[in-house]
This record gives sequence, C1' cells and structure tokens, in this order.
RNA sequence: GCCCACAUAGCUCAGAGGUAGAGCACCCCCUUGGUAAGGGGGAGGUCGAAGGUUCGAUUCCUUCUGUGGGCACCA
Repeated sequence: GCCCACAUAGCUCAGAGGUAGAGCACCCCCUUGGUAAGGGGGAGGUCGAAGGUUCGAUUCCUUCUGUGGGCACCA
C1' cells in the first nucleotide's frame, strides 16, 4: 500500500428500513434471623464520525477514524 471482518447500555453480545434489545453488572422492593440464590420493578444508548439515498436510516451507499486478520512492497 491492497483486501476482508468488526465498532450498538458499564461488560459480553443480538438486532438489520417503520418506537433500539438480551444476559451479567447497578438501584429499589419481596423473600431470609442474616447473607447468597430466587421473584418483581427501575435506571442506563448522539447505534464510531461526516455526507448521500429514502416519506422514514442503527440498518442501504460513499468517505474517514479506530480495532483485528490476511496479502504485497522497500530495506
């Protein structure tokens, strides 16, 4: 330098045009003599950035940034 994949909640990940989700973690309550486990509820997101397409974009297209992998080049 070229190619591919990935970027979504604090963490690990799903979702794939029409109101953003799960598990764990966090907060409150129930349960217990107490704790853990269990049950109920709650909070938590500029969906990496900027453009484009569209009535509508986290989702499709382009560019960029970052991470991982593969290939090549120079010495």
This is a predicted structure of a 75-nucleotide RNA (transfer RNA) from an Alphaproteobacteria bacterium. Its mean pLDDT, the model's own confidence on a scale to 100, is 82. It matches the Rfam family "tRNA". Rfam classes the family as a transfer RNA. NCBI's taxonomy places the organism under Bacteria, Pseudomonadati, Pseudomonadota, Alphaproteobacteria. It was read from a public genome assembly.